[in-house]
This is a predicted structure of a 72-nucleotide RNA (transfer RNA) from Micractinium conductrix. It matches the Rfam family "tRNA". The source organism's lineage runs through Eukaryota, Viridiplantae, Chlorophyta, Chlorellales and Micractinium.

RNA sequence: GCCGGCAUAGUGUAGUGGUUAUCACUCCAGACUCUGAAUCUGGCAACCGCAGUUCGAAUCUGCGUGCUGGCU
Repeated sequence: GCCGGCAUAGUGUAGUGGUUAUCACUCCAGACUCUGAAUCUGGCAACCGCAGUUCGAAUCUGCGUGCUGGCU
RNA backbone atom coordinates (compact mmCIF):
# COMPACT_ATOMS: atom_id res chain seq x y z
C1' G A 1 0.00 0.00 0.00
C1' C A 2 -4.31 -3.57 -1.23
C1' C A 3 -8.55 -6.82 0.46
C1' G A 4 -11.91 -8.52 4.34
C1' G A 5 -14.24 -8.64 9.35
C1' C A 6 -15.70 -6.02 13.74
C1' A A 7 -17.34 -1.35 16.76
C1' U A 8 -24.32 -1.50 21.25
C1' A A 9 -24.40 -0.11 29.50
C1' G A 10 -18.34 -0.68 33.59
C1' U A 11 -17.61 -6.05 31.02
C1' G A 12 -19.60 -9.70 27.62
C1' U A 13 -23.72 -10.10 24.35
C1' A A 14 -28.96 -10.30 21.25
C1' G A 15 -31.27 -7.17 17.91
C1' U A 16 -34.64 -9.17 9.54
C1' G A 17 -35.94 -0.55 8.61
C1' G A 18 -41.15 0.87 12.79
C1' U A 19 -41.55 -2.31 20.57
C1' U A 20 -40.11 1.53 26.10
C1' A A 21 -32.93 -1.40 22.34
C1' U A 22 -32.41 -7.99 24.83
C1' C A 23 -30.02 -10.93 28.39
C1' A A 24 -26.05 -12.15 31.86
C1' C A 25 -22.24 -10.43 35.18
C1' U A 26 -20.94 -5.90 37.83
C1' C A 27 -22.99 -1.64 40.58
C1' C A 28 -27.09 0.66 43.81
C1' A A 29 -31.51 -0.04 47.01
C1' G A 30 -34.73 -3.30 49.61
C1' A A 31 -36.32 -8.28 51.69
C1' C A 32 -34.13 -12.40 54.37
C1' U A 33 -29.99 -12.83 58.40
C1' C A 34 -27.29 -11.66 65.09
C1' U A 35 -23.56 -9.95 61.01
C1' G A 36 -21.93 -11.39 56.29
C1' A A 37 -22.24 -14.70 52.08
C1' A A 38 -25.84 -17.11 49.17
C1' U A 39 -30.90 -16.44 47.54
C1' C A 40 -35.16 -13.31 46.16
C1' U A 41 -37.36 -8.44 44.49
C1' G A 42 -36.67 -3.72 42.30
C1' G A 43 -33.52 0.04 39.97
C1' C A 44 -29.34 2.90 37.30
C1' A A 45 -26.48 2.51 32.97
C1' A A 46 -25.32 1.78 25.95
C1' C A 47 -26.06 2.02 19.74
C1' C A 48 -17.64 4.92 17.64
C1' G A 49 -17.94 10.00 14.75
C1' C A 50 -19.86 12.93 10.48
C1' A A 51 -22.84 12.91 6.23
C1' G A 52 -26.46 10.42 2.84
C1' U A 53 -31.03 7.28 1.56
C1' U A 54 -35.99 6.85 3.76
C1' C A 55 -42.25 8.99 6.26
C1' G A 56 -38.93 6.44 9.72
C1' A A 57 -31.80 4.12 10.59
C1' A A 58 -28.48 0.47 16.06
C1' U A 59 -29.93 -1.87 11.25
C1' C A 60 -28.92 0.26 4.41
C1' U A 61 -24.86 3.51 1.69
C1' G A 62 -20.29 6.75 1.72
C1' C A 63 -16.17 8.85 4.33
C1' G A 64 -13.32 9.03 8.79
C1' U A 65 -11.36 6.83 13.47
C1' G A 66 -10.03 2.51 16.26
C1' C A 67 -9.31 -2.88 16.78
C1' U A 68 -8.38 -7.36 14.19
C1' G A 69 -7.25 -11.11 10.09
C1' G A 70 -5.06 -11.93 5.23
C1' C A 71 -1.86 -10.39 0.95
C1' U A 72 2.39 -7.59 -0.59